[in-house]
């Protein structure tokens, strides 16, 4: 070079066209606690870029980008 997969909060990770994009763990506040940790309760925070398709796209198609595997 050819097929193929993957890409979502600081990290993993669910989400088969319309619902608020959702859990965990970190972290931030406050409760609890003599203090610290456990615990509760809330709070922050994401769809690689681009383009099309569609009333409507995280989802479907196409191109870059970046990573993976496989053929040679």
């Nucleotide at each position: 070079g050819g097929u193929c997969c993957c890409a979502u909060c600081g990290u993993c990770u669910a989400g088969u066209g319309g619902u608020u994009a959702g859990g965990a763990c970190a972290c931030c506040a406050g409760g609890u606690u003599c203090u610290c940790a456990u615990c509760c309760u809330g709070g922050c925070a994401a769809c690689a870029g681009g383009g099309g398709u569609u009333c409507g796209a995280c989802u479907c198609c196409c191109c870059u980008u970046g990573g993976g595997a496989u053929c040679a």

The prediction has a mean pLDDT of 80. The RNA shown here (transfer RNA) has 72 nucleotides and comes from a Candidatus Saccharimonadota bacterium. The sequence was found in a public genome assembly. Lineage of the source: Bacteria > Bacteria candidate phyla > Candidatus Saccharimonadota.